[in-house]
Context: one part of a larger RNA
RNA sequence: UUGGGUUUAAAGGGUGCGUAGGCGGGUUAAUAAGUCAGUGGUGAAAUCUCUCAGCUUAACUGAGAAACUGCCAUUGAUACUGUUAGUCUUGAGUAUAGUUGAGGUGGGCGGAAUGUGUCAUGUAGCGGUGAAAUGCAUAGAUAUGACACAGAACACCGAUUGCGUAGGCAGCUCACUAAACUAUCACUGACGCUGAGGCACGAAAGCGUGGGGAGCGAACAGGAUUAGAUACCCUGGUAGUCCACGCCGUAAACUAUGAUUACUCGUUAUGUGCAAUACAUCGUACGCGACUGAGCGAAAGCAUUAAGUGGACCGCCUGGGGAGUACGGUCGCAAGGCUAAAACUC
Repeated sequence: UUGGGUUUAAAGGGUGCGUAGGCGGGUUAAUAAGUCAGUGGUGAAAUCUCUCAGCUUAACUGAGAAACUGCCAUUGAUACUGUUAGUCUUGAGUAUAGUUGAGGUGGGCGGAAUGUGUCAUGUAGCGGUGAAAUGCAUAGAUAUGACACAGAACACCGAUUGCGUAGGCAGCUCACUAAACUAUCACUGACGCUGAGGCACGAAAGCGUGGGGAGCGAACAGGAUUAGAUACCCUGGUAGUCCACGCCGUAAACUAUGAUUACUCGUUAUGUGCAAUACAUCGUACGCGACUGAGCGAAAGCAUUAAGUGGACCGCCUGGGGAGUACGGUCGCAAGGCUAAAACUC
C1' cells in the first nucleotide's frame, strides 16, 4: 500500500457549522474533454517469450517472429460521465395557518428545609456509633415557640415522559430568542449529501480577577477501628461547590454503534399534531420504548431508531509491553492539551 475491518476482540473524531475536495434527481438539445473503435507514426539495442541455427551437449552465442500492455496525430461513434444552454418537480428550501416542549439568555417573585442571631418557655443532658470517644452543653445547650437575616437547591406532579447538535436542561412568572412537527401543496427550481484543514460550542475538576459563602466538603486536625490504618466509621473543617468576566478543552464526552440516502415480516405501550367516525375506535405524519421473524453475527445479540440489503463521503485500526511516553513543534498563566516515535523486550 492493497485486501480486510471499526457495539463487546485493535479501531467512530465529544458535538455542530463549513472551505477545498469527493459524490450527486427527471428530461431535451449541443459539444466531444473522459470513454470506445479504425488508421498512421513512434515505442533504440540488449533482456523476457516462441521457433530455428552454431560450439560433442549445456550455459553461452547468432537469426527471425512476437511483445513492448505506452505516447502522439488523425478519422469516426455518442450509451454513460463531464461541459454548455433550456426545461421539470419528486430531493432541498421558502411562504401561510396552527401545535408542542425541564431548548437558550436576562430579569422579577415564591414556599418548604437548613444554618445563624435576638427574645421567650424550660432543665440536664445533647449528639454520634456496630460499640464508643473526640465535639457541644449550667457562661443554660438539645427540644419547643415567635421574629429577623443569609446562601444554595427546587419535594409532590415525575414517567421506559419531553426538549436540545452534543455537553446538557426541572419551583412560578415576564421579556427577548432558537427549533421541530403538522396541514395547505401556494412559491423557488437541484439551490443537495459528505466534509481534510479551519471556526464555534463543549460535563466535572482545575486556573486568573472581583464578589459571595447556608449546607456539603478534597486537603488538614482530632476521636475510633486495627498488628499497623497516612483508609473505610465519627466530630470539626480550608480550598471548592454559588455569581460576574476571562482561561482550560478533557470524560466510560457511551447507544462503547460517524453523518446522509433508498429498500426490507409482524405484535405492542406511549408523546405531539392532522383527518375520518357508528364517539367503541381507526387512518396518517413525526418522535420515544418493549418484544419477535427473515437476514446478519464468533457468539452475546442486532432486527424499519439494524449490527439486514445497496449507494456516496469523512474519521480511525494493523500483536502485547515500551507508550498515548521521549524528542521536536504548537496551544496554555499554570495544571497540562494536541501532534507523536524508536531502541529494547515477550
Predicted 3D model of a 346-nucleotide part of an RNA (small-subunit ribosomal RNA, central domain) from an uncultured prokaryote. The coordinates come from a structure-prediction model, not an experiment, and the mean pLDDT is 86.